[in-house]
């Protein structure tokens, strides 16, 4: 340097429930602990996924439905970058 394995008096924290924000997806805080040895960072441009307020279409209006993210979101989907302890 690279690869592999393992988990503690180490770290993170899914779902449910409560509060707040949001149109939603989702985020933040509390609770909790499903899991994770990068569950650390990156959504400014690799792939993939979620949502659809706004926009567009359905002749017009209301309603409804569909499409749409370089305007929202997911890094706990893959990926990229960085990195700790112990063992081989």
């Nucleotide at each position: 340097a690279u690869c592999c394995u393992u988990a503690a008096u180490u770290g993170c924290a899914a779902a449910c429930c409560c509060g707040c924000u949001g149109a939603a997806a989702a985020g933040c805080g509390g609770c909790g602990g499903c899991g994770c040895a990068a569950a650390g960072c990156u959504a400014a441009a690799g792939g993939g996924g979620c949502u659809a307020a706004g926009g567009c279409a359905a002749a017009a209006a209301c309603a409804u439905u569909g499409c749409u993210a370089a305007u929202g979101c997911c890094a706990g989907c893959c990926a990229g970058c960085u990195g700790c302890c112990g063992g081989g």